RNA sequence: GGGCGAGUGAUGAAAUGGCAGACAUUCCAGAAUUAGAGUCUGGUGCUCGAAAGAGCGUGAGGGUUCGAAUCCCUCCUCGCCCA
Numbered sequence: 001g002g003g004c005g006a007g008u009g010a011u012g013a014a015a016u017g018g019c020a021g022a023c024a025u026u027c028c029a030g031a032a033u034u035a036g037a038g039u040c041u042g043g044u045g046c047u048c049g050a051a052a053g054a055g056c057g058u059g060a061g062g063g064u065u066c067g068a069a070u071c072c073c074u075c076c077u078c079g080c081c082c083a
Base pairs, nucleotide, nucleotide: 001082002081003080004079005078006077007076010025011024012023018066027043028042029041030040031039045056046055047054048053059075060074061073062072063071
């Protein structure tokens, strides 16, 4: 240099054009315990809000579409193969 693949919360990850983060772990709060571990219950992307709720968010930027993590283009990073 060329080809192919990947990039999503704290982590492993799901969603193959139609509510992003299901499910699990971690973490937080509570219950239980003399105390802890384990167990059980609830919560757990970000911002605003007392709440109801609203807005934003899938590597970056742009495009197609009523609608994009998903399709198209450019770029960045990582991995594999070829030279």